A computed fold for a 1476-nucleotide RNA from a metagenome, annotated as small-subunit ribosomal RNA.
It matches the Rfam family "Bacterial small subunit ribosomal RNA".
The RNAcentral record of the sequence draws on SILVA.
RNA sequence: AGAGUUUGAUCCUGGCUCAGGAUGAACGCUGGCGGCGUGCUUAACACAUGCAAGUCGAACGGGAAACCUUUUAUUGAAGCUUCGGCAGAUUUAACUGGUUUCUAGUGGCGGACGGGUGAGUAACGCGUGGGUAACCUGCCUUGUACAGGGGGAUAGCAGUCAGAAAUGACUGCUAAUACCGCAUAAGCGCACAGGACCGCAUGGUCCGGUGUGAAAAACUCCGGUGGUAUAAGAUGGACCCGCGUUGGAUUAGCUUGUUGGUGGGGUAACGGCCCACCAAGGCGACGAUCCAUAGCCGGCCUGAGAGGGUGAACGGCCACAUUGGGACUGAGACACGGCCCAGACUCCUACGGGAGGCAGCAGUGGGGAAUAUUGCACAAUGGGGGAAACCCUGAUGCAGCGACGCCGCGUGAAGGAAGAAGUAUCUCGGUAUGUAAACUUCUAUCAGCAGGGAAGAAAAUGACGGUACCUGACUAAGAAGCCCCGGCUAACUACGUGCCAGCAGCCGCGGUAAUACGUAGGGGGCAAGCGUUAUCCGGAUUUAUUGGGUUUAAAGGGAGCGCAGGCCGUGGGUUAAGCGUGUCGUGAAAUUCCGUCGCUCAACGGCGGACGUGCGGCGCGAACUGGUCCACUUGAGUACGCGGGACGUUGGCGGAAUUCGUGGUGUAGCGGUGAAAUGCUUAGAUAUCACGAAGAACUCCGAUUGCGAAGGCAGCUGACGGUAGCGCAACUGACGCUGAGGCUCGAAAGUGCGGGUAUCGAACAGGAUUAGAUACCCUGGUAGUCCGCACGGUAAACGAUGGAUGCCCGCUAUUCGCCCACCUGGGCGAGUGGCCAAGCGAAAGCGUUAAGCAUCCCACCUGGGGAGUACGCCGGCAACGGUGAAACUCAAAGGAAUUGACGGGGGCCCGCACAAGCGGAGGAACAUGUGGUUUAAUUCGAUGAUACGCGAGGAACCUUACCCGGGCUUGAAUUGCAGAGGAAGGAUUUAGAGAUAAUGACGCCCUUCGGGGUCUCUGUGAAGGUGCUGCAUGGUUGUCGUCAGCUCGUGCCGUGAGGUGUCGGCUUAAGUGCCAUAACGAGCGCAACCCCUCUCCGUAGUUGCCAUCGGGUGAUGCCGGGCACUCUGCGGACACUGCCACCGUAAGGUGUGAGGAAGGUGGGGAUGACGUCAAAUCAGCACGGCCCUUACGUCCGGGGCUACACACGUGUUACAAUGGGGCAUACAGAGCGCCGGCGGCCGGCAACGUCCGUCCAAUCGCGAAAGUGUCCCCCAGUUCGGACUGGGGUCUGCAACCCGGCCCCACGAAGCUGGAUUCGCUAGUAAUCGCGCAUCAGCCAUGGCGCGGUGAAUACGUUCCCGGGCCUUGUACACACCGCCCGUCAAGCCAUGAAAGCCGGGGGCGCCUGAAGUCCGUGACCGCAAGGGUCGGCCUAGGGCGAAACCGGUGAUUGGGGCUAAGUCGUAACAAGGUA
Repeated sequence: AGAGUUUGAUCCUGGCUCAGGAUGAACGCUGGCGGCGUGCUUAACACAUGCAAGUCGAACGGGAAACCUUUUAUUGAAGCUUCGGCAGAUUUAACUGGUUUCUAGUGGCGGACGGGUGAGUAACGCGUGGGUAACCUGCCUUGUACAGGGGGAUAGCAGUCAGAAAUGACUGCUAAUACCGCAUAAGCGCACAGGACCGCAUGGUCCGGUGUGAAAAACUCCGGUGGUAUAAGAUGGACCCGCGUUGGAUUAGCUUGUUGGUGGGGUAACGGCCCACCAAGGCGACGAUCCAUAGCCGGCCUGAGAGGGUGAACGGCCACAUUGGGACUGAGACACGGCCCAGACUCCUACGGGAGGCAGCAGUGGGGAAUAUUGCACAAUGGGGGAAACCCUGAUGCAGCGACGCCGCGUGAAGGAAGAAGUAUCUCGGUAUGUAAACUUCUAUCAGCAGGGAAGAAAAUGACGGUACCUGACUAAGAAGCCCCGGCUAACUACGUGCCAGCAGCCGCGGUAAUACGUAGGGGGCAAGCGUUAUCCGGAUUUAUUGGGUUUAAAGGGAGCGCAGGCCGUGGGUUAAGCGUGUCGUGAAAUUCCGUCGCUCAACGGCGGACGUGCGGCGCGAACUGGUCCACUUGAGUACGCGGGACGUUGGCGGAAUUCGUGGUGUAGCGGUGAAAUGCUUAGAUAUCACGAAGAACUCCGAUUGCGAAGGCAGCUGACGGUAGCGCAACUGACGCUGAGGCUCGAAAGUGCGGGUAUCGAACAGGAUUAGAUACCCUGGUAGUCCGCACGGUAAACGAUGGAUGCCCGCUAUUCGCCCACCUGGGCGAGUGGCCAAGCGAAAGCGUUAAGCAUCCCACCUGGGGAGUACGCCGGCAACGGUGAAACUCAAAGGAAUUGACGGGGGCCCGCACAAGCGGAGGAACAUGUGGUUUAAUUCGAUGAUACGCGAGGAACCUUACCCGGGCUUGAAUUGCAGAGGAAGGAUUUAGAGAUAAUGACGCCCUUCGGGGUCUCUGUGAAGGUGCUGCAUGGUUGUCGUCAGCUCGUGCCGUGAGGUGUCGGCUUAAGUGCCAUAACGAGCGCAACCCCUCUCCGUAGUUGCCAUCGGGUGAUGCCGGGCACUCUGCGGACACUGCCACCGUAAGGUGUGAGGAAGGUGGGGAUGACGUCAAAUCAGCACGGCCCUUACGUCCGGGGCUACACACGUGUUACAAUGGGGCAUACAGAGCGCCGGCGGCCGGCAACGUCCGUCCAAUCGCGAAAGUGUCCCCCAGUUCGGACUGGGGUCUGCAACCCGGCCCCACGAAGCUGGAUUCGCUAGUAAUCGCGCAUCAGCCAUGGCGCGGUGAAUACGUUCCCGGGCCUUGUACACACCGCCCGUCAAGCCAUGAAAGCCGGGGGCGCCUGAAGUCCGUGACCGCAAGGGUCGGCCUAGGGCGAAACCGGUGAUUGGGGCUAAGUCGUAACAAGGUA
């Protein structure tokens, strides 16, 4: 930093998609260790259990325990004893006093912190900056002054009572740092009057005076601790204000305590916070109200930034604690683990009543794609209480679980080629995996084992924890996966599959050779993770402030006037709001960045700095913007003068035309069309003349003209009204521009009412056309078209171009006015046009009338479809208009230009393309091919032109590929290797349909003697296939087309595709040539070179020829001889528009031209450019892949390819007299011939046969027919025609039954010139006549390929049909018109609107009821008192009833819409799309 995707290609517009980063994540596969973080995003759903807020006995009265002590009683050991007892250890119980510990209750402090959650909230809630002269503040700090003296209660406790319990009632006793009076008052509060000073509006501070009011608690270890009042600080809070803080206008009006005032109440304090009265205000387009959504911020993610998104964890603020309401206590709460009431829910119950609130930490259920342990410890930090010891602390510190994230480490390192095996692939040679492994050497991080062992703790005290860390020994051992590999995007092969299964983020893959599916091998990427999904930013300058657009791509309002708003000329003064600058305060910490330091590194953390673009205070500056004052004239306006104009409104007038009426003339048609018909007309039309009537529109002038804001305006003329321009420079002095809403105007059609109605003419009717024709064409014709009044308010209302102002080269035309002037001229201003420079633009194009360069204002756009639709609202009489979505769906839709192709577009040109001709086909019979049908098989292919007498240049067997039957399996043929054999082969005979099998006379070569060749058999590896795919291919071929085209290099033009060249003019058969020319050259084609033919020359003459000479025959170049001629072979010449005339610049054209055998390419052939048709051929051959392998191979016999209701193509023969038949008779060329061609004699009517002879060929042979002559036929189904059939022969062949040819005799069909339609041919051509050859034993050949003989007609011409070439034009086509494409209907699916209704929700309004509770009022009751209680009232949560509005869901049916492989009907659009 970009990339893919619209096209045949291009540029642009424009959407969609991808690559990046991120996450409190989840899911799939996989998973070794550690550190630091982090973990219910959903049900603010419900919760079992445990814990999370207590502490103080140094406030108090009690109580309990232990110990000591006093007294008494009890017990009674050792010991002593006078044996009476003493003594009294010890035990027990009670008492006095004391010490220590614990404690229910009273009391104090704390439970308002800490911890959780984000439901509500669009708000002074939050952020930021200010204010309080309108406030409070426990504990803490500092200061000042105090603490005198009284009183009465009450828990606990005891007793009685109620209750299941929770709990409570009564009576009695009692203490205090609990409670209540009294005293004191420095200072404090309040009230009143005064003085001084100050300020920021109300006001504040200080001083002094009078009156009045309110305090206290003790304990003690004697050190202190605590108490009261007051002043101040600190801390924490409360309130107010400026600015900022989501979307919707399809929410436009909201509000009655509402806005303000006066006076009260209340509060810590201001305030309608509350109340009474008074006034009628307040908010709102700078978005009120309403609806929806949402905790806010520091920050976090992303981004170059500006921005966009987000608000987990950590920190600040707010709100909430089951839902709603309420207060109490207190310094602080309207209180998460307090109270009261109401609702829902759960639990206990003896049914009478009670209890509860995890959004604290764990944990459970539920919901969900999804989120952890009912752990340890107060050791540290912090908090509460206490004088303290200490107690409490699920705050916190730690541990556990989870790859959830970030960071770090490891799974080994070095050597190691027989490049092992395996696997994959393969052209079988190899290649890849791959130094990878094995193997050798080495090391030990992590994990495991053993030993030592911290810091964290200031004296003690360590949950973590025997943890971090250190050391030792030990074994390469225990530790790698996931995704991807068609392009984007790094990475490729094989097999399987066969539009199936599947993939896919976009484009798109898959229909038999898939780098895109699945698997494998290999490769690429990342790595304890990798992918997927979801979401956000980025890329996207695709909402554009930075940083976009609006002629044609989406987009300028139809036009004007104009309120608000925005913007605004010149000079000077002043101000300082904006602006700039300096400084001060703030912008919490954490985060981020930089530096440095600490954990082995890093993540993480410590310290310091920067940043925090903001807000506020105080100075300074004055260019610019703003305010204010003074002045100016150029913007704007006014006055005056002038001419111009289809400008508007209204009245009058005019002629032509049309139709109608009346009358005349006049007669059979008129009218209409492509052609007709409907229609009119003998009742007199049309036509024509005269007169009359009516309505509408104004010919020519007329224009590239003029006027108007736009719509629009056209005969002439009057009146009224409006605008612009020019001239002049008198006046005003910025008065200007734009303009959301608003108002006005606004074509045609349409609507209402009233007129009018000649023409034209929706609807409608009829006639045509047509497959149909609800159209186009024709005949009629209503509304309307016209006028008045009113409505409507839209158009391709277009220059598809909003308005205003300024600036920027020119040329030219024209309208109006003015100036100079000798000008057909020049100049100025304002318009209207054309062409262009620069510039702009994607291009087309625009270009002083901008789409250029700038400024200001308004309007509008953000992919296509759905849709200008639905719903809602506004307007309208209606029609309808304005505003204006979403679901869903597609990957495009589009603009301009390019190359083609196409057009029932245009121009030019060519071709047997038409026309002009000649002869055919289509009718008949037959031949042949094809389709179809049939069949066991009728083998296969070729199918418009470009298949069909085609492959096949020759199917009786063979061919042969098909069918039936019988055989073979290394095979019918070829070949390598190994082994065996010596022959191989094979006459004959036998079986058999044959293949085959058996029999078997006869029967090898070379040799250096080792063997080799050859053949057979066996085995093996190869085989074989006319099986499939011509859409995997090579080669070959057809066709466009022997058409004149197709391209390249360099240059130039264009952003580019591409163009130019190759276009234009002339010319040609030709892109043939000439000229012109940003092109200059070149290549493949054309032409020429090659072959045949036509004339001549040279040369050579055998097998050819015979003029001359000679010989010879019945006759003949038959012979000698000769090459003159013909001819043959070879080599040359000739023709080039060269000459002449005319036309033309030239190329070239023309000529009954000359000359010449031939004249303008002399004729013919070969030769086929780039390419098109996935054209044809796997069956000619070759070949990839697939398939068969005792058969889809191969051999044999027979059959079939020859079938036959039928259809088509190509031919042959005819239909006759230009003919048929008989007889006679003349003239070719090119080929072929020994398994052959033939001749002659003989036989036969003939086909043919026997014998003899000749030719391996310029030697011999095959050899014409039409023609000519003559005779017959006499127009008929014939002396035409010959099919078919019968009989008899002959030839080939192993064999003519299916299924051959020929000959003879007989038979003698259809057919009398062929419908629509269609084919060939332009000269030695058509037509006609015969001859030859290939294949071949023979032949179904009338076919094919050649040869010569005879030998025409016609072409005015290019309008039309067909095909082609060039230029141009349009295009929505590019698979290219056999294209594209529209709508209804039918089918399926999807979302959505309407709908009788039904259901749900939040909010508001009215009425009724109304708990707890504050407040207010309150004679009887309680209390010494303070006070309490009672009752009443106001307000109110909740509940009930009611009437409306709004939102959502659902709904029989219904409306259109979208999508879907081949449905139906038509043909609307794209070409003049066939009616633009």